[in-house]
RNA sequence: GCGUCAUUAACUCAGUGGUAGAGUAUCUGCCUUUUAAGCAGAGAGUCGCGGGUUCGAAUCCCGCAUGGCGCACCA
Numbered sequence: 001g002c003g004u005c006a007u008u009a010a011c012u013c014a015g016u017g018g019u020a021g022a023g024u025a026u027c028u029g030c031c032u033u034u035u036a037a038g039c040a041g042a043g044a045g046u047c048g049c050g051g052g053u054u055c056g057a058a059u060c061c062c063g064c065a066u067g068g069c070g071c072a073c074c075a
């Protein structure tokens, strides 16, 4: 350099055109002698960035960024 995959909550991931979700973690309450466990609830996301298409985009298209893998090049 070329190809390809990925980027969504603190973390791991789902969501393939119609108002963004789960588990873990965090916080609050209940329970418990206390902790843990258990039960109930809450907060947390400009969906990597910029454009485009569309009535409508996390989702489709283009560019860029970061990371993984493969190939090529190099002395």
Stems, first nucleotide, its partner, number of pairs: 001071007010024004018055001026042005048064005
Molecule: transfer RNA
Organism: Butyricicoccus intestinisimiae